[in-house]
RNA sequence: GGAUAGAGGCGCAAGUGCAAAGAGUAUUCUUCAUGAGGAGAACAGUCCGUUGAGUGAAGAAGAAAGGUGUAAUUGCCGAAGUGAGUUUCUAAGCUGUUAUUAGAAAUUUGCUGGAUUUUCGUUGAAGAAGCGGAAGUCUGUCAGGAAAUUUUACCUGGAGAGCUAUCC
Numbered sequence: 001g002g003a004u005a006g007a008g009g010c011g012c013a014a015g016u017g018c019a020a021a022g023a024g025u026a027u028u029c030u031u032c033a034u035g036a037g038g039a040g041a042a043c044a045g046u047c048c049g050u051u052g053a054g055u056g057a058a059g060a061a062g063a064a065a066g067g068u069g070u071a072a073u074u075g076c077c078g079a080a081g082u083g084a085g086u087u088u089c090u091a092a093g094c095u096g097u098u099a100u101u102a103g104a105a106a107u108u109u110g111c112u113g114g115a116u117u118u119u120c121g122u123u124g125a126a127g128a129a130g131c132g133g134a135a136g137u138c139u140g141u142c143a144g145g146a147a148a149u150u151u152u153a154c155c156u157g158g159a160g161a162g163c164u165a166u167c168c
Base pairs, nucleotide, nucleotide: 001168002167003166004165005164006163009077011076012075013074014073016071017070018069019068027061028060029059030058031057032056033055034054037048038047039046041098042097043096044095045094080112081111082110083109084108085107086106087105088104089103090102091101092100113139114138115137116136117135118134119133120132121131122130123129141158142157143156144155145154147152
């Protein structure tokens, strides 16, 4: 230097079943009131609309997604998450163009050993939870230190491109 196999622990992630919440919300229908516009943003076209669009109120019916918990399973230990850049694709309206927003995949590069508490910001329906920053606690690992001789507890520091074991 290379290959193989492992360890950390409320360890990480995915899909499936169930559950809560989302929410009596969006939406649909009926009635009443009002009265000219409406179809995600702009432009152009097309369609719907006084046989009442849209808005408001009342009544009836009434979801879903993302996110969360739980159970067993599967894949694993940069597991995984995240910032920035590039490329491609998808969705948002009836069509076209432009723009915007959101998401997915690939790739380059940076950061984070892991868990957890508090706080700030952000996403979110949310007092859930995720992500990022800061300050703590616990824990694993290596290096150094000074005690001890049982091989342990203590102090300081580093980072997973690390650590341990075996083989070449």
Lysine riboswitch aptamer from uncultured Sporosarcina sp., 168 nucleotides, folded computationally.
Rfam family: Lysine riboswitch aptamer. Rfam's curators write: Riboswitches are metabolite binding domains within certain messenger RNAs that serve as precision sensors for their corresponding targets.
Its mean pLDDT, the model's own confidence on a scale to 100, is 81.
The source organism's lineage runs through Bacteria, Bacillati, Bacillota, Bacilli and Sporosarcina.
The model forms 100% of the base pairs in the Rfam consensus.
RNAcentral holds the sequence, with entries from MGnify.